[in-house]
Context: one part of a larger RNA
RNA sequence: CGCAGGAGACUUGAGAAGGGCUGUUCCUAGUACGAGAGGACCGGAACGGACGAACCUCUGGUGUGCCAGUUGUACUGCCAAGUGCACUGCUGGUUGGCUACGUUCGGAAGGGAUAACCGCUGAAGGCAUCUAAGCGGGAAGCUCGCUUCAAGAUGAGGUCUCCCACAGGGUCAACCUGGUAAGGCCCCCGCCAGACGAGCGGGUUGAUAGGCCGGAAGUGGAAGUGCGGCAACGCAUGUAGCUGACCGGUACUAAUAGGCCGAGGA
Numbered sequence: 001c002g003c004a005g006g007a008g009a010c011u012u013g014a015g016a017a018g019g020g021c022u023g024u025u026c027c028u029a030g031u032a033c034g035a036g037a038g039g040a041c042c043g044g045a046a047c048g049g050a051c052g053a054a055c056c057u058c059u060g061g062u063g064u065g066c067c068a069g070u071u072g073u074a075c076u077g078c079c080a081a082g083u084g085c086a087c088u089g090c091u092g093g094u095u096g097g098c099u100a101c102g103u104u105c106g107g108a109a110g111g112g113a114u115a116a117c118c119g120c121u122g123a124a125g126g127c128a129u130c131u132a133a134g135c136g137g138g139a140a141g142c143u144c145g146c147u148u149c150a151a152g153a154u155g156a157g158g159u160c161u162c163c164c165a166c167a168g169g170g171u172c173a174a175c176c177u178g179g180u181a182a183g184g185c186c187c188c189c190g191c192c193a194g195a196c197g198a199g200c201g202g203g204u205u206g207a208u209a210g211g212c213c214g215g216a217a218g219u220g221g222a223a224g225u226g227c228g229g230c231a232a233c234g235c236a237u238g239u240a241g242c243u244g245a246c247c248g249g250u251a252c253u254a255a256u257a258g259g260c261c262g263a264g265g266a
Stems, first nucleotide, its partner, number of pairs: 001152001005163007015149004021049007033038001051106005059100004066093005071086006110144003117137004164265001166178004183261004187203005208254003211250005217243003224237005
């Protein structure tokens, strides 16, 4: 920009893409078959490999503004307590998130038409013949079925709901202009969304983010003080102190105020 008014939702599916893998063992059955050695079809079940998707309950990984321990050094006047730097100084743990080494699931089943091939009936050609008329069976393949995208499918589809039939100009008719309606955007607070746009949520008639409060979870017992010990240190106060993302609450802070676009139906 189009989809012959302007919007907001929900859809149909032309078409396109994905997927389609496979092993071992067991039962049937040591049966059929075979002198024996050996050893099935058909049918049923279990467990795997590779591949793929989703997810984070579990097990792990990561976790550079979480907690603790610790070395050197500088500083906060000193003690104590801390902070900076040293790869995040090093080390041990670790919430959320993201993940695989983790978990769950998938390939199908089933229907239809077929290939090679196997048939029925059957002439030409008194026989025979699956074929000439006619009718069956038959593949991991084709098609439907499963998953995803999808009306720019210009062949531009469908359904529901909302807004109105406004002014000025015009050869009164396309068209031009203007302010609006439903609605949308800008702007702002954000996210489980995201390269940017987009998407999704919120904007005071408000819990959208931050803060604060409570909880969960992590660390693992803070500082200060008291007690014990010559001391290093230990014990008590005290499941302490501190704490990123998680869950809930609360208008304290910031989403204020405002601007723009947008039909009149050939």